[in-house]
Context: one part of a larger RNA
RNA sequence: CGUUGGAAGUUUGCGUGGAUCUGACCUUAGUACGAGAGGACCGGGUUGGACAGACCGCUGGUGUACCUGUUAUGCCGCCAGGUGUAUCGCAGGGUAGCUACGUCUGGAAUAGAUAAGCGCUGAAAGCAUCUAAGUGCGAAACUAGCCACAAGAUGAGACUUCCUCAUAAGGGUCGUUGUAGACUACGACGUUGAUAGGUUACAGGUCUAAAGGUAGAGAUAUCAAAGCCGAGUAAUACUAAUCGCCCGAAG
Numbered sequence: 001c002g003u004u005g006g007a008a009g010u011u012u013g014c015g016u017g018g019a020u021c022u023g024a025c026c027u028u029a030g031u032a033c034g035a036g037a038g039g040a041c042c043g044g045g046u047u048g049g050a051c052a053g054a055c056c057g058c059u060g061g062u063g064u065a066c067c068u069g070u071u072a073u074g075c076c077g078c079c080a081g082g083u084g085u086a087u088c089g090c091a092g093g094g095u096a097g098c099u100a101c102g103u104c105u106g107g108a109a110u111a112g113a114u115a116a117g118c119g120c121u122g123a124a125a126g127c128a129u130c131u132a133a134g135u136g137c138g139a140a141a142c143u144a145g146c147c148a149c150a151a152g153a154u155g156a157g158a159c160u161u162c163c164u165c166a167u168a169a170g171g172g173u174c175g176u177u178g179u180a181g182a183c184u185a186c187g188a189c190g191u192u193g194a195u196a197g198g199u200u201a202c203a204g205g206u207c208u209a210a211a212g213g214u215a216g217a218g219a220u221a222u223c224a225a226a227g228c229c230g231a232g233u234a235a236u237a238c239u240a241a242u243c244g245c246c247c248g249a250a251g
Stems, first nucleotide, its partner, number of pairs: 001152001005163007015149004021049007033038001051106005059100004066093005071086006110144003117137004170247004174190005195240003198236005204229003212223004
């Protein structure tokens, strides 16, 4: 821009793409078959591999603005306590998120029409013949079925609701933002408010802060789960989402 008034929401599916893999074991059954040796079809079940999708409750990884220990050196006048630099200085752990080495799920069943093949009935051709008329079975291939997209499907579809003469319904700008994200877009919220921050509580991490008491000659230990804390959950208007403006319909 179109879809022939403008919108909000819900959809149909013309079509398009994806997936389509496979082993072993148990049973049927040591049965059918076979002199024996050996040893099934068909059917039922169990459990794997690789691949794919989703997720983070578990097990792990990461987690450079979390906690702790510690070395060298500089600084805060000194002690104590901090802080800068040294690969995040090094080391031990680790929330959220993201993840696999973790967990769950999938390939199917089924139906239709068939291929090679196997048939039934059956003439031409008194026989025979699956074929000529007629009719049946038959494969991971085909068409559906499963998953995703999909009306620019210009063949522009359908349904529900809203708006009516100047702007309306609605949308945008702007702001707080995240389940979204390069930007844009998309989603939530904007005082009729829990959208983000802060605060409080809790979860979770680290592991017993400083000051002080006690024990010890002292290092140190202990009183004492304290102190500190990023992303998590909830509550709470304390802070910021103010007020506005613009676009927008047959005339």

Predicted 3D model of a 251-nucleotide part of an RNA (large-subunit ribosomal RNA, domain VI) from Sphingobacterium sp. UT-1RO-CII-1. The prediction has a mean pLDDT of 86. Rfam family: Bacterial large subunit ribosomal RNA. It was read from a public genome assembly.